[in-house]
RNA sequence: GCCGUGGUAGUCUAGCCAGGUAAGGCGGCAGCCUUGAAAGCUGCUGGGACUUCGUCCCUCGCCCGUUCAAAUCGGGCCCACGGCG
Numbered sequence: 001g002c003c004g005u006g007g008u009a010g011u012c013u014a015g016c017c018a019g020g021u022a023a024g025g026c027g028g029c030a031g032c033c034u035u036g037a038a039a040g041c042u043g044c045u046g047g048g049a050c051u052u053c054g055u056c057c058c059u060c061g062c063c064c065g066u067u068c069a070a071a072u073c074g075g076g077c078c079c080a081c082g083g084c085g
Base pairs, nucleotide, nucleotide: 001084002083003082004081005080006079007078010026011025012024013023020068027045028044029043030042031041032040046058047057048056049055050054061077062076063075064074065073
């Protein structure tokens, strides 16, 4: 230098081919249980701001483009792993 695979919330992973509410596990929080804890069970859980029963904004490595709409399609770049030279 070329080719392939991958980068998604604190963490691990699905979703991408075929554009339309970012899903699940772990972890965390609360409750039940217990003398107390662990384990187990139940509920909630991406982030932020605010006038906090709620409203609004943002988020898929980075930038640009296509589109009414992009994690998903196109272009460029960065990083990790593997292969070729």
Transfer RNA from Methanospirillum sp., 85 nucleotides, folded computationally. Its mean pLDDT, the model's own confidence on a scale to 100, is 81. Its Rfam family is "tRNA". The family's RNA type in Rfam is transfer RNA.